[in-house]
RNA sequence: GGGCGCAUAGCUCAGUUGGCUAGAGCGCAUCCCUUACAAGGAUGAAGUCACAGGUUCGAGUCCUGUUGCGCCCA
Numbered sequence: 001g002g003g004c005g006c007a008u009a010g011c012u013c014a015g016u017u018g019g020c021u022a023g024a025g026c027g028c029a030u031c032c033c034u035u036a037c038a039a040g041g042a043u044g045a046a047g048u049c050a051c052a053g054g055u056u057c058g059a060g061u062c063c064u065g066u067u068g069c070g071c072c073c074a
Base pairs, nucleotide, nucleotide: 001073002072003071004070005069006068007067010026011025012024013023019057028044029043030042031041032040050066051065052064053063054062
């Protein structure tokens, strides 16, 4: 230098050919339970979907560029 893949909550990830509100598990906060802790139960917070554009009535999803990481080729 060229090619491919990945980037979504604090962490690990899902999101089925674009469709209405973005989710799960773990973790976190509060409450219940307990003498107390753990376990269990209830409720809740937490996301500019890497960044910037484009297409579309509508984009996490499609297109382009950039950035970071990984793999392959030279």

Overview: A computed fold for a 74-nucleotide RNA from a Phycisphaerae bacterium, annotated as transfer RNA. The coordinates come from a structure-prediction model, not an experiment, and the mean pLDDT is 80. Lineage of the source: Bacteria > Pseudomonadati > Planctomycetota > Phycisphaerae. It was read from a public genome assembly.